[in-house]
RNA sequence: GCCGCCAUCUUCUAAUGGCCAGGAAGCCGGGCUUUCAAUCCGGCAAUGCGGGUUCGAUUCCCGCUGGCGGCA
Numbered sequence: 001g002c003c004g005c006c007a008u009c010u011u012c013u014a015a016u017g018g019c020c021a022g023g024a025a026g027c028c029g030g031g032c033u034u035u036c037a038a039u040c041c042g043g044c045a046a047u048g049c050g051g052g053u054u055c056g057a058u059u060c061c062c063g064c065u066g067g068c069g070g071c072a
Base pairs, nucleotide, nucleotide: 001071002070003069004068005067006066007065010025011024012023013022018055026044027043028042029041030040031039048064049063050062051061052060
């Protein structure tokens, strides 16, 4: 230099064009318990950035940034 893949809460992840963006861990509050643990209930918090297509984009297209891999 060229090619491919990836980027979603603090973390791991789900969502193939029509969401309140779901689940688990975590944290906070409460129930239970003499207390803790366990368990149950409730809450917190996310689509890397900029454009485009579309009535509508996490999803499709282009560029950028970052990571991984391959070739040279």

RNAcentral holds the sequence, with entries from ENA. Transfer RNA from a Candidatus Parcubacteria bacterium, 72 nucleotides, folded computationally. Its Rfam family is "tRNA". It is annotated as a transfer RNA. The same sequence occurs in records of 2 taxa. Its mean pLDDT, the model's own confidence on a scale to 100, is 82.